Molecule: transfer RNA
Organism: Romeriopsis navalis LEGE 11480
RNA sequence: CAUCCUGUGGCGCAACGGUAGCGCAUCUGUCUUACAAACAGAGGGUUGUAGGUUCGAAUCCUACCAGGAUGA
Numbered sequence: 001c002a003u004c005c006u007g008u009g010g011c012g013c014a015a016c017g018g019u020a021g022c023g024c025a026u027c028u029g030u031c032u033u034a035c036a037a038a039c040a041g042a043g044g045g046u047u048g049u050a051g052g053u054u055c056g057a058a059u060c061c062u063a064c065c066a067g068g069a070u071g072a
Base pairs, nucleotide, nucleotide: 001071002070003069004068005067006066007065010024011023012022013021018055026042027041028040029039030038048064049063050062051061052060
């Protein structure tokens, strides 16, 4: 320098163009003498950034940013 892949709660991952969810973690409650486990519930995301297409974008298009792979 070129091509390709990835970017979504604290972490790991889902999500046909149509209300962004799951697990773990955190917090609260029940249970226990207490802790853990179990059970019930809650909070937490402007989907890497900026534009575009569309009635509607995490999803499609463009440019950037960050990380990675391959080639030179």